[in-house]
Context: one part of a larger RNA
RNA sequence: UUGUGUUUAAAGGGUCGGUAUGGGGAUCUGUAAUUCAGUGGUGAAAUCUGACAGCUUAACUGUGAAACUGCCAUUGAUACUGCAGGUCUUGAGUGCUUACUUGAAGUCAGCUUUGGACUUAGUAUUGUAGCGGUGAAAUGCAUAGAUUUUACUUAGAACAUCAAUUGUGAUGGCAGGUUACUAAGCAACAACUGACGGUGAUGGACGAAAGCGUGGGGAGCGAACAGGAUUAGAUACCCUGGUAGUUCACGCCGUAAACGAUGCUAACUCUUUUUUGGGUUUUCAGGAUUCAGAGACUAAGCGAAAGUGAUAAUUUAGCCACCUGGGGAGUACGAACGCAAGUUUGAAACUC
Numbered sequence: 001u002u003g004u005g006u007u008u009a010a011a012g013g014g015u016c017g018g019u020a021u022g023g024g025g026a027u028c029u030g031u032a033a034u035u036c037a038g039u040g041g042u043g044a045a046a047u048c049u050g051a052c053a054g055c056u057u058a059a060c061u062g063u064g065a066a067a068c069u070g071c072c073a074u075u076g077a078u079a080c081u082g083c084a085g086g087u088c089u090u091g092a093g094u095g096c097u098u099a100c101u102u103g104a105a106g107u108c109a110g111c112u113u114u115g116g117a118c119u120u121a122g123u124a125u126u127g128u129a130g131c132g133g134u135g136a137a138a139u140g141c142a143u144a145g146a147u148u149u150u151a152c153u154u155a156g157a158a159c160a161u162c163a164a165u166u167g168u169g170a171u172g173g174c175a176g177g178u179u180a181c182u183a184a185g186c187a188a189c190a191a192c193u194g195a196c197g198g199u200g201a202u203g204g205a206c207g208a209a210a211g212c213g214u215g216g217g218g219a220g221c222g223a224a225c226a227g228g229a230u231u232a233g234a235u236a237c238c239c240u241g242g243u244a245g246u247u248c249a250c251g252c253c254g255u256a257a258a259c260g261a262u263g264c265u266a267a268c269u270c271u272u273u274u275u276u277g278g279g280u281u282u283u284c285a286g287g288a289u290u291c292a293g294a295g296a297c298u299a300a301g302c303g304a305a306a307g308u309g310a311u312a313a314u315u316u317a318g319c320c321a322c323c324u325g326g327g328g329a330g331u332a333c334g335a336a337c338g339c340a341a342g343u344u345u346g347a348a349a350c351u352c
Stems, first nucleotide, its partner, number of pairs: 005322002007306002012320001014206003025088007033081001035077008049065001051063004091196001092193003095189001097188002101185002105182003109179004115159001119155001121153004130141002167174002211252006220246002225241004263319005272296011301308002325352003334345004
């Protein structure tokens, strides 16, 4: 490089939006770059191919032919592609209304001293010897009155029930209530634009948890750490404590089994069933039907099988990303980024 592939064997980028390249709806007209055809020129000789001839044959040599699949010029053809100019509506988008549409979408937004429960702490109350914890114990707490009871106060964090195989968002994610602002989706439908669309290297934005910087906050939980147990040992599992952290503001980090281990978009494909949000219809009770999602079984097909099966891993098209035996190694070196931690890019020797 060709080829084969990428759910689980190596392999889908964490996600989106978007530049370049490549690819792109219907129809008409023109052009003739591409494409196709004819003609002319050129395409050195040798070589190659086939014919004949010469060395006794062959290799070798000679003669003449074919070929040199190319390039240039010119004359035509116009189906496809391109280019130029029209037209169209089904792709894409806009829009009024239905509509008092849908939802845990966002602002780590404000308020929640008028949200409740839980936990801690404080004060007072109750009341006396234990409490707590475990497989069993002990460390620990407790006569300086604990645990328990009741009342009030306090702080921080998280939001039981509703709750679901639910919903929503590009991914990460999002759940007490309420207010404001913002975004998005779906269905139906007068109308409008008229291919404006799909993908997307580089670059950009977002991106759990942990971690980092500065400053607040700190109830519970809890790496590290200390002690008690267990054990042959126990740098663990269990118990008692407990610092960072978890929380908030601003700024970094840029990674995860970031998973559906399944890239995005478009089209086509048997049947059944549940459910979310709409529409239509009906004999208004269950139905029937349709659009957009979310699940379960399944036919064909696919698949090494497990399985998948209109939410495809079926059949096709376009574009991107990635793979090429195991280890060495996601290491070394270099470069870029970062406060650091480290991240991204990413070998080889050697070995089996």

Source information:
The part of an RNA shown here (small-subunit ribosomal RNA, central domain) has 352 nucleotides and comes from Chryseobacterium sp. It matches the Rfam family "Bacterial small subunit ribosomal RNA". Its mean pLDDT, the model's own confidence on a scale to 100, is 82. The full RNA is in RNAcentral, with records from ENA.